Predicted 3D model of a 72-nucleotide RNA (transfer RNA) from a Patescibacteria group bacterium. Its mean pLDDT, the model's own confidence on a scale to 100, is 83.
């Protein structure tokens, strides 16, 4: 330099055009003599950045940034 993949909650990951969710972690509660495990509940997101298409974009298109792999 070229090609491919990935970027979404603190972490690991879903959501393939129609209100962004789950598990773990965190807060609160239930329960227990008490603790852990367990159960319930709450909060936590400019979906890497900027544009475009669309009535509507995490999703489709373009550019850039970061990371991973391959080729040279």
């Nucleotide at each position: 330099g070229c090609c491919a993949g990935a970027g979404u909650a603190g972490c690991u990951c879903a959501a393939u055009g129609g209100u962004a969710g789950a598990g773990c972690a965190a807060g609160c509660g239930c329960a227990u003599c008490g603790u852990a495990a367990g159960c319930g509940u709450u909060a936590g997101g400019u979906u890497g950045a900027g544009g475009g298409u669309u009535c509507g974009a995490u999703u489709c298109c373009c550019u850039c940034c970061u990371c991973u792999g391959g080729c040279u």